The RNA shown here (c-di-GMP-I-GGC riboswitch aptamer) has 74 nucleotides and comes from Desulfofustis sp. It was read from a public genome assembly, where an Rfam model found it. The organism belongs to Desulfofustis, within Bacteria. Its mean pLDDT, the model's own confidence on a scale to 100, is 84.
[in-house]
RNA sequence: UAAGAUAAAGCCAAACUUGUUGAGAAACGGGGACGGAAAGCCACGGGUCUUGCGAGACAGCCGGGUUGCCUUGC
Numbered sequence: 001u002a003a004g005a006u007a008a009a010g011c012c013a014a015a016c017u018u019g020u021u022g023a024g025a026a027a028c029g030g031g032g033a034c035g036g037a038a039a040g041c042c043a044c045g046g047g048u049c050u051u052g053c054g055a056g057a058c059a060g061c062c063g064g065g066u067u068g069c070c071u072u073g074c
Stems, first nucleotide, its partner, number of pairs: 001073004011036002016031006034060001040066003044063003047058004
């Protein structure tokens, strides 16, 4: 610097379920494992959702920014 294999060390954990918080979208903890090579972080652009219309939620919807593990090639 490029790529990501029916490999591998380690990692995360959808649906569902359970407890707590919230008006809600949802969030967090336990169980669980569909998946993930950034499914780490940031609401910047688009998008979706909630709303008490003030404002919020989603990074596991897409793009972008940023940091980074392993393996392979150069």